[in-house]
RNA sequence: AGAGUUUGAUCCUGGCUCAGAACGAACGUUGGCGGCGUGGAUUAGGCAUGCAAGUCGAGCGAAUCUCUGCGGAUUGAUCCUUCGGGUGAUAUCCGUGGGGGGAAGCGGCGAAAGGGGCAGUAAUGCGUGGGUAACCUACCCCGGGGUCCGGAAUAGCCUCCCUAACGGGUGGGUAAUGCCGGAUACAGAGGCAACUUGAAAGAUUUAUCGCCUCGGGAGGGGCUCACGUGGUAUUAGCUAGUUGGUGAGGUAAGAGCUCACCAAGGCGAAGAUGCCUAGCUGGUGUGAGAGCAUGACCAGCGCCACCGGGACUGAGACACUGCCCGGACAUCUACGGAUGGCUGCAGUCGAGAAUCUUCCGCAAUGGACGAAAGUCUGACGGAGCGACGCCGCGUGCGGGAUGAAGGCCUUCGGGUUGUAAACCGCUGUCAGGGGGGAACAAACACUGAGUGAUCCCCAGAGGAAGCACGGGCUAAGUUCGUGCCAGCAGCCGCGGUAAGACGAACCGUGCGAACGUUGUUCGGAAUCACUGGGCUUAAAGGGCGCGUAGGCGGGUGGCCAAGUCCAAGGUGAAAGCCCACGGCUCAACCGUGGAAGUGCCCUGGAUACUGGCCGUCUGGAGGGAGGUAGGGGCAGUUGGAACUUCCAGUGGAGCGGUGAAAUGUGUUGAUAUUGGAAGGAACGCCGGUGGCGAAAGCGAACUGCUGGACCUCUUCUGACGCUGAGGCGCGAAAGCUAGGGGAGCGAAGAGGAUUAGAUACCCUCGUAGUCCUAGCCGUAAACGAUGGGCACUGAGUAGUGGGCUUGCAUGGGCUCACUGCUGUAGCAAAAGUGGUAAGUGCCCCGCCUGGGGAGUAUGGUCGCAAGGCUGAAACUCAAAGGAAUUGACGGGGGCUCACACAAGCGGUGGAGCAUGUGGCUUAAUUCGAGGCUACGCGAAGAACCUUAUCCUGGGCUUGACUUGCCCGUCGUACUCUGCCGAAAGGUAGAGGUCAGUUCGGCUGGACGGUGCACAGGUGCUGCAUGGCUGUCGUCAGCUCGUGUCGUGAGAUGUUGGGUUAAGUCCCAUAACGAGCGAAACCCUUGUCUACAGUUGCCACUGGGUUAUGCCAAGCACUCUGUAGAGACUGCCGGUGUUAAACCGGAGGAAGGUGGGGAUGACGUCAAGUCCUCAUGGCCUUUAUGCCCAGGGCUGCACACGUGCUACAAUGGCGUGAACAAAGGGAGGCGAGACCGCGAGGUGGAGCAAAUCCCAAAAAACACGCCCCAGUUCAGAUCGUAGGCUGCAACUCGCCUGCGUGAAGGUGGAAUCGCUAGUAAUCGCAGGUCAGCAAUACUGCGGUGAAUGUGUUCCUGAGCCUUGUACACACCGCCCGUCAAGCCACGAAAGGGAGGGGGGGCCUAAGCCGCGCGCAGCGUCUAAGCUUCAACUCCUGAUUGGGACUAAGUCGUAACAAGGUAGCCGUAG
Repeated sequence: AGAGUUUGAUCCUGGCUCAGAACGAACGUUGGCGGCGUGGAUUAGGCAUGCAAGUCGAGCGAAUCUCUGCGGAUUGAUCCUUCGGGUGAUAUCCGUGGGGGGAAGCGGCGAAAGGGGCAGUAAUGCGUGGGUAACCUACCCCGGGGUCCGGAAUAGCCUCCCUAACGGGUGGGUAAUGCCGGAUACAGAGGCAACUUGAAAGAUUUAUCGCCUCGGGAGGGGCUCACGUGGUAUUAGCUAGUUGGUGAGGUAAGAGCUCACCAAGGCGAAGAUGCCUAGCUGGUGUGAGAGCAUGACCAGCGCCACCGGGACUGAGACACUGCCCGGACAUCUACGGAUGGCUGCAGUCGAGAAUCUUCCGCAAUGGACGAAAGUCUGACGGAGCGACGCCGCGUGCGGGAUGAAGGCCUUCGGGUUGUAAACCGCUGUCAGGGGGGAACAAACACUGAGUGAUCCCCAGAGGAAGCACGGGCUAAGUUCGUGCCAGCAGCCGCGGUAAGACGAACCGUGCGAACGUUGUUCGGAAUCACUGGGCUUAAAGGGCGCGUAGGCGGGUGGCCAAGUCCAAGGUGAAAGCCCACGGCUCAACCGUGGAAGUGCCCUGGAUACUGGCCGUCUGGAGGGAGGUAGGGGCAGUUGGAACUUCCAGUGGAGCGGUGAAAUGUGUUGAUAUUGGAAGGAACGCCGGUGGCGAAAGCGAACUGCUGGACCUCUUCUGACGCUGAGGCGCGAAAGCUAGGGGAGCGAAGAGGAUUAGAUACCCUCGUAGUCCUAGCCGUAAACGAUGGGCACUGAGUAGUGGGCUUGCAUGGGCUCACUGCUGUAGCAAAAGUGGUAAGUGCCCCGCCUGGGGAGUAUGGUCGCAAGGCUGAAACUCAAAGGAAUUGACGGGGGCUCACACAAGCGGUGGAGCAUGUGGCUUAAUUCGAGGCUACGCGAAGAACCUUAUCCUGGGCUUGACUUGCCCGUCGUACUCUGCCGAAAGGUAGAGGUCAGUUCGGCUGGACGGUGCACAGGUGCUGCAUGGCUGUCGUCAGCUCGUGUCGUGAGAUGUUGGGUUAAGUCCCAUAACGAGCGAAACCCUUGUCUACAGUUGCCACUGGGUUAUGCCAAGCACUCUGUAGAGACUGCCGGUGUUAAACCGGAGGAAGGUGGGGAUGACGUCAAGUCCUCAUGGCCUUUAUGCCCAGGGCUGCACACGUGCUACAAUGGCGUGAACAAAGGGAGGCGAGACCGCGAGGUGGAGCAAAUCCCAAAAAACACGCCCCAGUUCAGAUCGUAGGCUGCAACUCGCCUGCGUGAAGGUGGAAUCGCUAGUAAUCGCAGGUCAGCAAUACUGCGGUGAAUGUGUUCCUGAGCCUUGUACACACCGCCCGUCAAGCCACGAAAGGGAGGGGGGGCCUAAGCCGCGCGCAGCGUCUAAGCUUCAACUCCUGAUUGGGACUAAGUCGUAACAAGGUAGCCGUAG
């Protein structure tokens, strides 16, 4: 820092998506250790259990316990005993004194802190900075003063009673630092003052702690002000204690805080009020920053404590673990009543994608109480759980190549995994075991819940690696499987048999105790643009004006100092961020200091600019005077042309209308024409990118009223200006209301046509309307798709209206205003714009933020209605768009060409037959070819063979064929024979015995057998391919290099003017050249020359024959076959640009390419061919291979293509004396001769052929017959008799003779070929081939026309241009209804829910007031109730449109002139 994605490609606009960082996270896979953090975000849902606020006996009384002294009673151990008793331990009890502890209670302090949560709150909050002369403050500190005398109660306690319980009540008595009275009063309070008023508590003990009062401090609070602090205007008005005043009350304190009275104010577009959402901040995340998002943990503030209300106590509360009341919920209950509040720490249930232990300790820090010891402390300090986050460490290190094995890939050579492993050596972090113990602990001592650094010893590589990704973005690829299936996917998109995108494997890439996914935020996104965007055509200028608020505003002087600037001060908490240093081994983390905190406040200063005030000026603006132009507006009057209707005349059959018609109209007299009358609407020519107006808009003439503009003078005012949210007005057409009017035109409607249909286009009618008056509507593609104003920035040219000037002007120059065109710079994505900016600046307003849904729904508002204005969302798509480029296309244009049409000639389509195809049939009728460009095509020959996965049947399995290897054996090979068989094949037997040889049963090659590799396949895929071919098309095109132009795709060149068959050539030219095509070179044919003459030829000479170049001779001619010549627009004339070239002519055998052929550019059709051949992949392997027999490919209700023969007299038949070219011939052509009516046969001369043969050319020509008929036409079909080929003519060959003698009398719609030696017609030959279904095909010659000299039309093609929404390219694209599925939304009779506020009813507790007191009452008021009125949400039969969905229906609306140009508003 960017990238992907709209297109065939390009530039732009624009959205979507990705890469980054972050998190109180969650989920998936995986998981070694430690440190530091962090962890209920959802139901402010409900909670079992334990703990979380007590303490003081040095305030008080007292029960009780314990220790102890004393006295008493009882007991009676021990000892003594006179046995009477004495002594009196011990134990118990009572009284009393003391010490210690102390339940409960009175009292004091605390409980208002600490801890939790974020429901509410949009300001009673928070943040920043002020104010308080309007205030309070327990405990603490400092200072002054005081602490005197009395009194009455009450709990506890005792007695009795009620109650299930909780609790409550009667009576009696008691204490205090509890309560009360009096005294005192420096100071305090009140008051101008005099003066008035108002306190206290003691305790233990010998020193303190308290108490009262006053002043001060510190810290903490209350109140208040300014500024800042979400969304929504589809919430625009809100407010009665409301705003202010006076008086009173109330409070710690100002105040409508409360009350009485008075006034009628207060707030609001700078957003009041309402609704929705939300704790605020320091900060946190991101970002370059500005910002945007956020407010977990920590800290400050606020608020809350089951929900709602209320006060009490107190320094402080309207009080989390206090009280009262109402409510919901829960628990207990004896049913009468009671009790409770985890949003404290743990924990539990629920809901949820989701968030921990019912742990230890007061050792530390801090807090409450206490004089203290101390007690309490789920604050806190710690531990536990969770990879939830950040940080650190480890899972080893070194050596180790035969580059092991295995895996994967492979072109089979190898590569890779990979020094990786094994193996050798070493180390000892962490974890584990054992030992020791610093520190957290302080001023002496005591005190450790928990953590335990550092250190020592031990063993041993052992206990410790995964996750995601690998088509592009984005680092990293191969194989197999799958076959639009399964699946992937963040976007583009992958998958339909060769998937780097699915799944797996191997390999690789990234990160690493984690890695991915999901969600969210910021970024990228300059994609809301303050920094930092736009609005002609991409989304976006309001239809136009007037003008309110607001914003902005000319020159100059002075003053002020609000903005602005400078300096200083205060503040901006700490933590955090940043910097420096330091502490934990490092880091995370932590400590200390600094910086920063861009802000706010205060003080002083400056005065250029902005602002305010006071002057002044004239250039902006306006006024005045004098002129000018004009369809500017309104009203009135008048006019002519045309039209229609009516009246009358003339006239006599049609008129009208169209592509063509018809409806319509007319003999009751139309149309046409003449005269007259009436009516309504619109104003020809002038008329013009000319004028006027703000826009809409304005057009006959004249008159009246009226708005604005321009020019000139520079006379006056003196900034009076610009813009303009709301607002007000104007506003085409259509439409609406009322009343007129109504000629023409003419939605709707009717009819006629057209059409498959035609609710249209065309025609005939025709109602609203169009016109006028009054009033609505308020929209248009209301457009220059361009808001208004001011200023500045090269030119040229035209027009309109003025002014000045030159002696005059019809000319010229200067200048102002307006209207156009061309263009510089600049701008712009480009097109374009360019002093009339879309350039350069300033000011103000409006508007835009992907496409669709949709200008729709809903709400509001306006309207009589139609409808207008404002104006969403769900859902859905990965685009939708703009400009330009190259193509393609057009029922667009221009130019040009072609047997394309036209002009002609002959055909096809009808018949019969041949042949191919479809279809049908069949056991099989093998396969391919399918518009032109398949169909007498592959096939230049299907009886068997051919011939095929064609069918039926029989056989073979290393095979019919290729290569290599192994084995054993020599049966060599091969030949013959028997048997089965249709054959193939199977089986048995006999014969036969290779070559070399150092001779050794050594070696070798074919061949046969066996086995292994493999062969084989006309099996599939021509959409995996090569090659070859068809077609556009022998059309004139297709490209490149360099240069230039363009941001670019691209353009230029290749366009233009001529010309040509041609991108052929010439000229012009930002192009200059070049290549592939065209042409030429090649073959053939036409003329001549030279050479050569055999098999060819025969003019001259000779010979011979019935006759023939038959022979000799010859090579002149013809011819043959080699080499040349010839034709080049070369010459002449004309046209043309002096060119290219064209036209005409001469000469010439041939003239403008002489005729014909071969030759086929870049490419198109996924054209054809895997069945010519080659070939990837797949399939098959006792079969889809190979062999064989027979059948089929020939099958026949039918349809089509291509042909042949005909339908006849330009003919048919018969007879007869003509004339070719080009070919073929040895398993061949086969002469003469003979036989046969003939096909043919016998026979064999000659000929590897300019020699011989096929071979007769036919039409033609001559003569004769036929006489227009189904015929002496035509020949199908059938019968019969023969011939030929062949192993074999049944299916299924050809030919001949005789007989038979079908359809057919020139062919509907339609359609084909041909422009000269052509069409037409006539025959000949060849290939294939045993033969032939050949009428086919390929060639050859004979006879030999007609027509056109044009380009309107049909078809096709080329170039230029134009439009395009096409690019799979018009066989394109694409719209709407209907039908189907699915999704979200709107309307809807209703139904349901919700929260807060309003209205009404009712009113607990409580404060205050009244009441002597009590009972009670009053005001306020929570909750409750409500068929009150709104609001929000859910649901709803049915209904409406919308979005989406490979192959549904109907049409064809749009894109080309889209076949009626399209589009906008409105009505039907």
The RNA shown here (small-subunit ribosomal RNA) has 1468 nucleotides and comes from an uncultured bacterium. The RNAcentral record of the sequence draws on ENA, Greengenes and SILVA. The coordinates come from a structure-prediction model, not an experiment, and the mean pLDDT is 83. Its Rfam family is "Bacterial small subunit ribosomal RNA".